Transfer RNA from a Candidatus Levyibacteriota bacterium, 72 nucleotides, folded computationally.

[in-house]
RNA sequence: GGGCAUGUAGCUCAGCGGUAGAGCGCCAUCCUUAUAAGAUGGAUGUCCCUGGUUCGAGACCAGGCAUGCCCA
Numbered sequence: 001g002g003g004c005a006u007g008u009a010g011c012u013c014a015g016c017g018g019u020a021g022a023g024c025g026c027c028a029u030c031c032u033u034a035u036a037a038g039a040u041g042g043a044u045g046u047c048c049c050u051g052g053u054u055c056g057a058g059a060c061c062a063g064g065c066a067u068g069c070c071c072a
Stems, first nucleotide, its partner, number of pairs: 001071007010024004018055001026042005048064005
């Protein structure tokens, strides 16, 4: 220098163009002498950035950025 993949909650990851979700974690309550386990409820996101397409974009398109892999 060229190519490919990935980027979504604190972590690991889902997500047909039409309400952003799960598990773990976190908080509160119950239970317990207490803790753990268990039960119930709750909070949480600039969907990497900037544009574009569209009635509507996490998703599609273009250009960047970061990380990883391959080729040179």

It matches the Rfam family "tRNA". By type it is a transfer RNA.
The sequence is in RNAcentral, with records from ENA.
Lineage of the source: Bacteria > Bacteria candidate phyla > Candidatus Levyibacteriota.